[in-house]
RNA sequence: AGAGUUUGAUCCUGGCUCAGGAUAAACGCUGGCGGCGUGCCUAACACAUGCAAGUCGAACGGGAACCUUUGGAUUCGUCCGAGGGGGAGAGUGGCGAACGGGUGAGUAACACGUAGGUGACCUGCCUCAAAGACAGGGAUAACUGCUGGAAACGGCAGCUAAUACCUGAUAGUCUCGCUGAUUCGGUUCAGUGAGUAAAGGCUGAGGCGCUUUGAGAGGGACCUGCGGCCCAUCAGCUAGUUGGUAGGGUAAAGGCCUACCAAGGCGAAGACGGGUAGGGGACGUGAGAGCGUGACCCCCCACACUGGGACUGAGACACGGCCCAGACUCCUACGGGAGGCAGCAGUGAGGAAUAUUGCGCAAUGAGCGAAAGCUAGACGCAGCAACGCCGCGUGGGUGAAGAAGGCCUUCGGGUCGUAAAACCCUUUUCUGGGGGAAGAGCAAGGACGGUACCCCAGGAAUAAGUCUCGGCUAACUAUGUGCCAGCAGCCGCGGUAAGACAUAGGAGGCGAGCGUUAUCCGGAUUUAUUGGGCGUAAAGUGCGUUGAGGCGGUUUUGUAAGUUGGACGUGAAAGCUCCUGGCUUAACUGGGAGAGGCCGUUCAAUACUGCAAGGCUAGAGGGUAGCAGAGGGGGGUGGAAUUCCCGGUGUAGUGGUGAAAUGCGUAGAUAUCGGGAGGAACACCAGUGGCGAAGGCGGCCCCCUGGGCUACAUCUGACGCUGAAGGCGAAAGCUAGGGUAGCAAACGGGAUUAGAAACCCCGGUAGUCCUAGCCGUAAACGAUGGAUACUAGGUGCGGGAGGUUAAAAAUUCUUCUGUGCCGGAGCAAACGCGUUAAGUAUCCCGCCUGGGGAGUACGGCCGCAAGGCUAAAACUCAAAGGAAUUGACGGGUCUCCGCACAAGCAGCGGAGCGUGUGGUUCAAUUCGAUAUAACGCGAAGAACCUUACCAGGGCUUGACAUGUGGGUAGUAGUGAAGCGAAAGCGGAACGAUCCUUCGGGAAGCCUACACAGGUGCUGCAUGGCUGUCGUCAGCUCGUGCCGUGAGGUGUUCCCUUAAGUGGGGUAACGAGCGCAACCCUUACUGUUAGUUACAAGUGUCUAGCGGAACUGCCCGGUUAAACUGGGAGGAAGGUGGGGAUGACGUCAAGUCAGCAUGGCCUUUAUGUCCUGGGCUACACACACGCUACAAUGGCCGGUACAAUGGGUAGCCAAACCGCGAGGUGGAGCCAAUCCUAAAAAGCCGGUCUCAGUUCGAAUUGCAGGCUGCAACUCGCCUGCAUGAAGUUGGAGUUGCUAGUAACCGCAGGUCAGCACACUGCGGUGAAUACGUUCCCGGAGAUUGUACACACCGCCCGUCACGUCAUGGGAGCUGGUAACACCUGAAGCCGGUGGGCUAACCGCAAGGGGGCAGCCGUCGAAGGUGGGACUGGUGACUGGGACGAAGUCGUAACAAGGUA
Repeated sequence: AGAGUUUGAUCCUGGCUCAGGAUAAACGCUGGCGGCGUGCCUAACACAUGCAAGUCGAACGGGAACCUUUGGAUUCGUCCGAGGGGGAGAGUGGCGAACGGGUGAGUAACACGUAGGUGACCUGCCUCAAAGACAGGGAUAACUGCUGGAAACGGCAGCUAAUACCUGAUAGUCUCGCUGAUUCGGUUCAGUGAGUAAAGGCUGAGGCGCUUUGAGAGGGACCUGCGGCCCAUCAGCUAGUUGGUAGGGUAAAGGCCUACCAAGGCGAAGACGGGUAGGGGACGUGAGAGCGUGACCCCCCACACUGGGACUGAGACACGGCCCAGACUCCUACGGGAGGCAGCAGUGAGGAAUAUUGCGCAAUGAGCGAAAGCUAGACGCAGCAACGCCGCGUGGGUGAAGAAGGCCUUCGGGUCGUAAAACCCUUUUCUGGGGGAAGAGCAAGGACGGUACCCCAGGAAUAAGUCUCGGCUAACUAUGUGCCAGCAGCCGCGGUAAGACAUAGGAGGCGAGCGUUAUCCGGAUUUAUUGGGCGUAAAGUGCGUUGAGGCGGUUUUGUAAGUUGGACGUGAAAGCUCCUGGCUUAACUGGGAGAGGCCGUUCAAUACUGCAAGGCUAGAGGGUAGCAGAGGGGGGUGGAAUUCCCGGUGUAGUGGUGAAAUGCGUAGAUAUCGGGAGGAACACCAGUGGCGAAGGCGGCCCCCUGGGCUACAUCUGACGCUGAAGGCGAAAGCUAGGGUAGCAAACGGGAUUAGAAACCCCGGUAGUCCUAGCCGUAAACGAUGGAUACUAGGUGCGGGAGGUUAAAAAUUCUUCUGUGCCGGAGCAAACGCGUUAAGUAUCCCGCCUGGGGAGUACGGCCGCAAGGCUAAAACUCAAAGGAAUUGACGGGUCUCCGCACAAGCAGCGGAGCGUGUGGUUCAAUUCGAUAUAACGCGAAGAACCUUACCAGGGCUUGACAUGUGGGUAGUAGUGAAGCGAAAGCGGAACGAUCCUUCGGGAAGCCUACACAGGUGCUGCAUGGCUGUCGUCAGCUCGUGCCGUGAGGUGUUCCCUUAAGUGGGGUAACGAGCGCAACCCUUACUGUUAGUUACAAGUGUCUAGCGGAACUGCCCGGUUAAACUGGGAGGAAGGUGGGGAUGACGUCAAGUCAGCAUGGCCUUUAUGUCCUGGGCUACACACACGCUACAAUGGCCGGUACAAUGGGUAGCCAAACCGCGAGGUGGAGCCAAUCCUAAAAAGCCGGUCUCAGUUCGAAUUGCAGGCUGCAACUCGCCUGCAUGAAGUUGGAGUUGCUAGUAACCGCAGGUCAGCACACUGCGGUGAAUACGUUCCCGGAGAUUGUACACACCGCCCGUCACGUCAUGGGAGCUGGUAACACCUGAAGCCGGUGGGCUAACCGCAAGGGGGCAGCCGUCGAAGGUGGGACUGGUGACUGGGACGAAGUCGUAACAAGGUA
């Protein structure tokens, strides 16, 4: 410090995700040791048990156990009495218990932090200072007796002490009142009056304690400034409320409380309300600014079962005190009682989850005490937990036959791997033994602890895991699995070759830990102060005016608030940073320094800002003189046109459309002429012309009225800029009343269509118009807020002013203002903007923060309604998007080409037959090809074979190959009889070879094991080959240049060509693969050679080698060139004809069944052999052909002319036989020699005469021939007989541009036989092409795009099904905080008098005072009630999101077919 992810690729915007650090953590796997820390985040849920606050006998009365002295009694156990000691438990009294410890419920507050204030305050113990402590008195607990109660706990009577209580005296600088002075003020001083003190105990005789006052220290209380959460879908709140007066109350100010008076107080700088939350030091992270957190430690606050209350006290409204109410738990004799772990342990519960019912007061600090000391779950230690941080170890060295074994393998090897073993060594740790602390300032005393540490011995011994290995991200192979099982943080893996799942081997990371999950910061400049944006990505309010606020020209003086600097105070400690010390080191910890940007006080500075005062004129406004204009409102008025009405002329149509129809019209339309009515809008002028803030404004005239521009530089003197609310605001819509010619939602009809609720047509009502009012929205757009200043130009248009020209016009120059275009710098992701900025700056306002859900729900405000404004969440996705690029596509455009169309010729599609295919059938009808580019295709030829299919019968190292081991001499081989359909089984008989060192070996055979075999699967694992676009003219590269980049340029443009062919031009210059040429053939010719050809010596012919054609020549066109039109010559003329040759690539095109091949499957079968069958089936459909339908013909007779080929298991002559197929025959030929071989159409003659025929030949019967082991399934041919359909073929569709089409025959391959197919060959031999509008295909340019699997694309909405969250909802049911009324505990305060009463007064009676009782105000809780806010649930219902294949249409993206 970045990375992954939107795309075919790119740049940008933008979200999501990852790598880092952290944690009071939890979970999974694993686990040796030590040190230091940390450990209920959930139920402030409930708690058994024990402990957590006591202490003082030197305040006091009393005194048990026990010890002892002594007396008495004795049943010898002991008992009783007296004295001395002793001091438990309980009690009075004092101090403490308000600290320490826990928790974070409440609290948004002076609770906390920080800085101040108190002239408005308190303070036990402690320190210092001053003064004092005299004289008295009355009680009471304990105790004793009686007594109530189950208990808790009491009641009555009696006794007693004090440092308990009370009275009196004394006293001040103390307290209170009054007066005067003082102070801003409750301060201080003086005077005066009244009032209030005390306690003793011990002693070591120093002291300790007590009372009053003052001071201090420390602690507390109150007040104030400033600071720190969310929601405005909480906008108004408030009656003790705000202030005053008086009083009460408090330690003290104060509405803190009461009475009276006034009507205030708070709030957009966020009151009030709601939600959440203890605050801080700090902690985590971050470069920082920030953001998040508030465990442990420290400070403050709050709380102590829930709520209320006071008492005591220096201090509490009190965690381990009291009273009351409530809930809960426990005891109970049912009458009553008891309790409060958010102290330490511990239990239950909750939860993902958090420890021992331990030891000790030795240390530190605390309480009490004079002290010894006691107490203490504070604390110090130990235990449990890898929960965290830190440290150590699990051994070190040597060791290659690179062992065994595992895994992989191309079988060679590689790797685990010096790793192991083995040898040598060490002992941290471990085990055993021995010694043994510091912690203790002071004699003893140590929980930890026989611990740390030290020494000795033993022995490598006791000690390694976890996660990952597709990219991000370090680390790769094999096997299994087969969109299954599973993985996954994001992108995404898995559908038979998975580096992504699982396992194994190996590797990488970290290591006593490693991963996962959760949360926070970071990365994220993704809320942007540092440090973002708003034309098109999200984002400028539709527009202007204005209040508050923010900001503000120039100059002088003052001030010093902001600002800047210095000094001082403060910012607790811990923490952090630096330095330095202590534990072996580190973590941890001690010391020192620094920082802690804040706050306060004070001094100073005065540039800038503010404030105050005074000037100025450049901003702004006024004045005077002019100017332009559809600016606004009102009134009037004009002509053209449409429609309607009346009348005339006139007759059959008109109108409308792509074409029609509905409609109108013989009751007279349309057309045309004249007259009239009415409403609306204003042609031409008219213009990226004008005006207005925007919406918007258009005939002409008048009235009223707003704004702007120019000139002058005359006045004011900063009066300015920006800006909620109120105002204006197209169209549509709404209310009421008018008006209505045309147009026209809805609606009706006609068309179109699969449908047509649309587009088109005929009608037509609201509305459009006017008046008054509402609505308040628009792609209200320049998708661009307003203001000011600055920053190159060029050019057009509108309005003004000035100069030039003698004047005017025109021209031209200057200037101000408005409105356009182009363009520089600059900006920008690009497109683009560019003095009218999207440039450079300042000020103010508005707005944005991924897509969807959603501009929606709920709430609020507005509206008559429609609806508008404001505006979420759950859930869901990893994208959504902008600009530009390359393609592809378009029912976009342009240019060009092609038998693409057109012009022609012949066909196909109808018939019969042949062949192929689909389908169907079948035991099987083997398999493949199957849009163009499968379908007379693989197959250049299925009767058996082929053959892969089916049925049946056999064989199992096999029909075939290689290797190894063993065996084998009448061996290998031949193979009779017999069984059998054959294969096969069987085995009589016959019977070998080579080498030899003579042992044997080779070959063969048999047997066993490795293996063979497979037309089994995958052409979507492949090679090779092939088809197609397409013989189309394209496809690319190097360097350079342009662009951030994808990419472009070159290759585009112009001319030209069959051609990216050539030329010109050109930020390109060159080059490659294609084109062309080179090759073959054909046409002409020269030459050489000539067999088997023939006319017999020639070169028709055959085979070689050459020539010839190149736009070379002429004319025209073209700016020029390239080229092109015509011509000459020539056998051939503009690539002469034909062939071979197929660029980069596309189609996961075809082929595993030609061959090869990975993987998988099979192995007495999916292999192999055999017989028979099938591939030849047949309601049907398609494709390609053949033959025809006839007279340009059929038939009969005669007669003429080819070329390419083939031939020895062959071609086969002559001759003979047969009607014929064919047979006999055998000559010739291994071929320019012989044969095939007859060419046919043609020509000559005859016949038929338009018919289902003398056309046509299918079909069928009979008789034959040939091939072949074999023609039944299932061959071909012949003869005789039979004689279907068919009379030129619907929609549609194919081929062909010249020796071509068409017609005619011939040959060959395959092949035993079988050819209408295929491949070749020659013969006869046309028609037409105006042209490129259209169809199809292709090339190029351009344009649009939401497509890129690329239009067979993408994609929208309803409906149906499933899941999820959510709104409404008759209601039902909770929670919270208030309010009204009722009841009202404890308790303080007040009142009360008839009860009770030691201290004082009084001789007494009685009084004073006190206590209890009663009453009242307040008052927790409870009850009742109507509302508010907020949850849960709810029949039904609304939309939303998501889901592999559902339904209906086709809305959008191309002109998306109606932009």

Source information
Small-subunit ribosomal RNA from a metagenome, 1459 nucleotides, folded computationally. The coordinates come from a structure-prediction model, not an experiment, and the mean pLDDT is 83.